Model confidence (mean pLDDT): 82 of 100. Transfer RNA from an uncultured Oscillospiraceae bacterium, 73 nucleotides, folded computationally. Rfam family: tRNA. The sequence was found in a public genome assembly.

[in-house]
RNA sequence: GCUGCUAUAGCUCAGUAGGUAGAGCACUUCAUUGGUAAUGAAGAGGUCAGCAGUUCGAAUCUGCCUAGCAGCU
Numbered sequence: 001g002c003u004g005c006u007a008u009a010g011c012u013c014a015g016u017a018g019g020u021a022g023a024g025c026a027c028u029u030c031a032u033u034g035g036u037a038a039u040g041a042a043g044a045g046g047u048c049a050g051c052a053g054u055u056c057g058a059a060u061c062u063g064c065c066u067a068g069c070a071g072c073u
Base pairs, nucleotide, nucleotide: 001072002071003070004069005068006067007066010025011024012023013022019056027043028042029041030040031039050064051063052062053061
């Protein structure tokens, strides 16, 4: 220098024929207990790495860019 893959909640990850985002763990509150743990219920938390484009509408399609990983030279 070139190619491919990855980037979504605090963490680990889902989310494909485009229709404004979910799970588990963790966190908060409540219930249960003599008190913990466990269990159950409810809740908060992300404009999807960034910037543009296409579209009525983009996490999803296209381009550029950043970071990480792998391969080639």